[in-house]
Source information: The prediction has a mean pLDDT of 83. This is a predicted structure of a 1478-nucleotide RNA (small-subunit ribosomal RNA) from an uncultured bacterium. It matches the Rfam family "Bacterial small subunit ribosomal RNA". Gene Ontology terms of the family: structural constituent of ribosome and ribosome.

RNA sequence: UAGAGUUUGAUCCUGGCUCAGAACGAACGCUGGCGGCAUGCUUAACACAUGCAAGUCGAACGGAUUAGCCUCCGGGUUUACCUGAAGGCUAGUUAGUGGCAAACGGGUGAGUAACAUGUGGGAAUCUACCUAUCAGUACGGAAUAACCAUUGGAAACAAUGGCUAAUACCGUAUAUCAUUCCGUAAGGAAGAAGGAUUUAUCGCUGAUAGAUGAGCCCGCAUCAGAUUAGGUAGUUGGUAGGGUAAAGGCCUACCAAGCCUGUGAUCUGUAGCUGGUCUGAGAGGAUGACCAGCCACACUGGGACUGAGAUACGGCCCAGACUCCUACGGGAGGCAGCAGUGGGGAAUAUUGGACAAUGGGCGAAAGCCUGAUCCAGCAAUGCCGCGUGAGUGAAGAAGGCCCUCGGGUUGUAAAGCUCUUUCAGUAAAGAUGAUAAUGACAGUAUUUACAGAAGAAGCCCCGGCUAACUCCGUGCCAGCAGCCGCGGUAAGACGGAGGGGGCUAGCGUUGUUCGGAAUUAUUGGGCGUAAAGCGCGCGUAGGCGGUUUGACUAGUUGGAAGUGAAAGUCCAGAGCUCAACUCUGGAAUUGCUUUCAAAACUGUUAAACUAGAGUGAGGCAGAGGGUGAUGGAAUUCCUAGUGUAGAGGUAAAAUUCUUAGAUAUUAGGAGGAACACCGAAUGCGAAAGCGAUCACCUGGGCCUAUACUGACGCUGAGGUGCGAAAGCGUGGGGAGCAAACAGGAUUAGAUACCCUGGUAGUCCACGCUGUAAACGAUGAGUGUUAGAUAUUGGGAAGUUAACUUCUCAGUUUCGUAGCUAACGCGUUAAACACUCCGCCUGAGGAGUACGGCCGCAAGGUUAAAACUCAAAGGAAUUGACGGGGGCUCGCACAAGCGGUGGAGCAUGCGGUUUAAUUCGAUGUUACGCGAAAAACCUUACCAACCCUUGACAUAGUAGUUAUCGGGUAUAGAGAUAUACCUUUCAGUUCGGCUGGAUUACUACAGAUGUUGCAUGGCUGUCGUCAGCUCGUGUCGUGAGAUGUUGGGUUAAGUCCUAUAACGAGCGCAACCCUCAUCCUUAUUUGCCAACAGGUAAUGCUGGGAACUAUAAGGAAACUGCCGGUUAUAAGCUGGAGGAAGGUGGGGACGAAGUCAAGUCAUCAUGGCUCUUACGGGUUGGGCUACACGCGUGCUACAAUGGUAUUUACAGAGGGAAGCAAUACGGUGACGUGGAGCAAAUCCCUAAAGAAUAUCUUAGUUCGGAUUGCACUCUGCAACUCGAGUGCAUGAAGUUGAAACCGCUAGUAAUCGCGGAUCAGCAUGCCGCGGUGAAUACGUUCUCGGGCCUUGUACACACUGCCCGUCACACCAUGGGAGUUGGUUUUACCUGAAGUUAGUGAGCUAACGAAAGAGGCAGCUAAUCACGGUAGGAUUAAUGACUGGGGUGAAGUCGUAACAAGGUAACCAAUCUAGAUGC
Repeated sequence: UAGAGUUUGAUCCUGGCUCAGAACGAACGCUGGCGGCAUGCUUAACACAUGCAAGUCGAACGGAUUAGCCUCCGGGUUUACCUGAAGGCUAGUUAGUGGCAAACGGGUGAGUAACAUGUGGGAAUCUACCUAUCAGUACGGAAUAACCAUUGGAAACAAUGGCUAAUACCGUAUAUCAUUCCGUAAGGAAGAAGGAUUUAUCGCUGAUAGAUGAGCCCGCAUCAGAUUAGGUAGUUGGUAGGGUAAAGGCCUACCAAGCCUGUGAUCUGUAGCUGGUCUGAGAGGAUGACCAGCCACACUGGGACUGAGAUACGGCCCAGACUCCUACGGGAGGCAGCAGUGGGGAAUAUUGGACAAUGGGCGAAAGCCUGAUCCAGCAAUGCCGCGUGAGUGAAGAAGGCCCUCGGGUUGUAAAGCUCUUUCAGUAAAGAUGAUAAUGACAGUAUUUACAGAAGAAGCCCCGGCUAACUCCGUGCCAGCAGCCGCGGUAAGACGGAGGGGGCUAGCGUUGUUCGGAAUUAUUGGGCGUAAAGCGCGCGUAGGCGGUUUGACUAGUUGGAAGUGAAAGUCCAGAGCUCAACUCUGGAAUUGCUUUCAAAACUGUUAAACUAGAGUGAGGCAGAGGGUGAUGGAAUUCCUAGUGUAGAGGUAAAAUUCUUAGAUAUUAGGAGGAACACCGAAUGCGAAAGCGAUCACCUGGGCCUAUACUGACGCUGAGGUGCGAAAGCGUGGGGAGCAAACAGGAUUAGAUACCCUGGUAGUCCACGCUGUAAACGAUGAGUGUUAGAUAUUGGGAAGUUAACUUCUCAGUUUCGUAGCUAACGCGUUAAACACUCCGCCUGAGGAGUACGGCCGCAAGGUUAAAACUCAAAGGAAUUGACGGGGGCUCGCACAAGCGGUGGAGCAUGCGGUUUAAUUCGAUGUUACGCGAAAAACCUUACCAACCCUUGACAUAGUAGUUAUCGGGUAUAGAGAUAUACCUUUCAGUUCGGCUGGAUUACUACAGAUGUUGCAUGGCUGUCGUCAGCUCGUGUCGUGAGAUGUUGGGUUAAGUCCUAUAACGAGCGCAACCCUCAUCCUUAUUUGCCAACAGGUAAUGCUGGGAACUAUAAGGAAACUGCCGGUUAUAAGCUGGAGGAAGGUGGGGACGAAGUCAAGUCAUCAUGGCUCUUACGGGUUGGGCUACACGCGUGCUACAAUGGUAUUUACAGAGGGAAGCAAUACGGUGACGUGGAGCAAAUCCCUAAAGAAUAUCUUAGUUCGGAUUGCACUCUGCAACUCGAGUGCAUGAAGUUGAAACCGCUAGUAAUCGCGGAUCAGCAUGCCGCGGUGAAUACGUUCUCGGGCCUUGUACACACUGCCCGUCACACCAUGGGAGUUGGUUUUACCUGAAGUUAGUGAGCUAACGAAAGAGGCAGCUAAUCACGGUAGGAUUAAUGACUGGGGUGAAGUCGUAACAAGGUAACCAAUCUAGAUGC
């Protein structure tokens, strides 16, 4: 020392991305009251107009000049006065000579990776001004600026001649002691200047010491790159010399051949360094604005001069670029000083005041100068402080917003009332800074008075992270977005509004740094599967290292001293009203150096030891390696024999071989390769790898007892060796196999899988290559830490046929502790520790490009970036899925029976048509479905015509009560309109009071309009499948698991048993209804055995209650009993009894859930839409169309049949606007008429069947469509468009391809009957009974379901996921004939200024009597900047064309991977080519 979001259906982990914090010399957007203190070109070290930024000294000097005075002379003139010249004095000024300063102060960060900086040391140095001390300060001389004259020039400036001074310059003397140099010494050389009346003082010279400042050397520290590995010739050292203030290759000559480097030289890139600053818990990381220390630079490059000090920002010379002036001849310049300008840029201020203070220069001083500095101005750029009012005030005002319409909120907020005046404003007074004078700031700070709430609030956000929510608009649009992600008609995520949250004179955004990030891990990470152990040895450097003793003290530990500048940070105080800010003191500065001490540990050294390691001795096992020889089996080929038509191959075939004799078989021969059995998760080896037998050569290991050596060890960067297969080179060899290739198949295609052939290759020798999923995906070594089990080699002990126990070295399987994200590992560790090496840091791009090295090539090795994404990934979980596995069920298949699909018709759908053919339902799970009845109505559709508070509801207001209603007539298609007739509401308290009805108006009604993806309810389906869950407990970090799994069993998660589970719920079953048996009770409308009566006959009658039946209640079935079987049990099997036997048959009953399944057109309902219409009414039409396709049915195709005649037997229902008997009419549908019956009473009612006859296999006496004529019934009405009847007509069809459907017993099949709907209309639907089969071996296969298990890259869940080419668009990048720049380097040429050396015949004041000395110019040489020529290296930009890569909407081709992914996948390598690939 804080975390959060984001990979998944969910989980744990790994891992990246993102956010919350702090900071800034910032910028941008919106906004802006005051003050204090700070800060303000980060970019172009780009270019600069203008002004200022370094002068001062007259007490160094001669002049010049101003004013005054004095002296003298002259002129005008009358003294006076005016004026001119000369000299002197006083007070000023100052161009020049001279002195000091100008090397400070101020700016900038280009260069520099360096003794530049930081820190700590060192010796071979200098130091103007300053301080202290000692000594001295003598005598002379010659010039020169200024000035004057002349001359040149546009100018800058210059030349010649003449005069002059000094603290300018020169000579001489002195210096004994003391100073320096030379010299052994003697000796030699080296200096001086004044001013003032005087003193004093200031100077000057020499010397010493100090102080200050500077130069030099060294240890340590100080960025990145190895795709920079070798660099260096003055280079490294020595000797001698030169040079410097000073050591030194600093320079020169000679000699030697060194020196630096993996502890990173050299090269490249980048960069001023530090105190510090920001961040951080710290360690660290980033940074070097302001302030302070050091360095470097001053337009670019070079150079020296002067000086104490410079190689000199506002000095000089030269070269170069640029700018300016010019009379074209020539000149001038350097803001990285302060202001300011242009330019660049996202961006950074005034051409201000003053020397009052602090400090600096000069001066004796006064003083002058000072863009240093002190102040002011501009900027919210930052930090700090203050204000924009305070109290009261509920009718909770108005307005806004929301609303469930009740209200809520804005909100004590406002208004109102009572107060205050900080700041700003006005007026007055007025400081410290200077303790005397002097104040730019400045009438400033501050104080007082006055007026008045008066002049003063914004910005961002409100989906999660993250504090804060609603309405409207928009409709994958417009837009938002830090990450995840919002937006496709109900957006808390866009835009607006209301409300809320946060901060506040600011608030947001952008950029950058640190943090979070333990995400480079020293503190503090990892490498079996997530990224990560080199393929394996040997071994160098390095790192690490056994036991004992002594010594030393490098590391280590403790004490002391020096240093670690100041400022800053921290602490304690103090001063500005507080704070920021400033001041004082302390602590700290974790460091370096010196010194003293200690001696455990590491180290060094000396001596010793044997437990590590090794050597020797005796044994042992082995596919360890190399060479040579030998052997048999098999394949193929050749020869010969036998033998005849096929062989071979496959899922099936074909290519192929074969009558020229194959295949098969026998014998003989040739050749190459590989070594059956033994053989085993057995052995050996470092790994790769090693397998017939024998011989020879040879490496390693293990065991045993013990002798010897005495730490000789471990690891191992570079290095070096070995290293499967494929491949390459040379030469052999070649039987089989077999890339490529050819052919045959398969296929939509098949450059494949399968088949027939077949070349490299596979084999040998010698070289090369150097890679593999080279794997235990697990580096090597040492030690420690439970066991059990199997096995190999050796040894020991015991008993001994053979075993048991112990032990050392290997090799397996399980497992404790511990570890791990989990899986798992577990003495052969992935446990616990130590040592050393290698490697990793999101995914893709990419193990790729470029460069280097290696290779004959193929290629290997080392190894990036741009760009794109928010994931990629590991392990485990639950599902789902599999052309995975196991078990199991189902009319699922099979076994059967009957159908559909073909025909005609009926009906529904699609399509088409139409004014409309209303709407919905669409695999299973739509299609004789909604619709249990479309002629009108229904009706929702179309056409035409009408209505607008409406066909219907409620409420209010104002009327009417002679209203409304009924009827007739006329017009009209009708709705409707008009006229006439009729009637004149009820109650009553007698009030138009109450109720009803009605008219007008207002609210509203209305919608089969839309959304079933906003919904409720209802329903379908998986599926009557056996499943779906919960509580507690337990296991697991967790998702989850367990229970619910296993063994049996069942129709069943049914039951039993086992069992970390024990129980429970919804389902199953049962309870309910019905059918089958019996009993009891009841007895009409049903029944009739016995009794009696009667009839032509009949329960017809009396009566009966036995039977049947009816309908109430009971009984009955439970594996209850017996045998067998199952380990037991559950159960199964057989049997008895029974009406019924193992769920007795049938029905109702449908778990959790799935399909955004269906329905807004049953109904209900949110939102949206229409409102003289998308509402309402009417007439007519349509839903009934018809080239065609599909579904479901009916009728058939006939003899198990048709037709005719005769004849028998049901059940369940229905019946009053009804069912209707008997009777009559009609060929018939039906009509007339009507008994009976609101029903166990009456009515509606069988057919197949049976008997007889006929038909005789035909498009028929089958079949009945279609059509004509004539009728019947219903109904206002049968044209579109009903049903039925009679006569006539007599179509297709002769049993139906592929394919498909139903059914397991009273079932299928077949036969009729009834009902709902309904005026009428049934082949449909719902029911009823009659007749009444066949088959099931069985679970291999098809389909579907259930359970367990397995794999998974799927989770929208296989209709999943997903790969590559091609086409198009965009982006970055590699190659590329080259092209253009930059940097650097080699060789040569050139050689400015300057310096040094030489020369110096030209010039020359000081000294000298002279000669001359000395000096200068000039010339020569060396060195050298810029420049030039040629070559090299490196880097950047660009380039026709080209390579791959990435990203894009739903493009094209295939289907490679994920399941056994349909040929298991993958790694290395080879070959091949639309691509995937093989």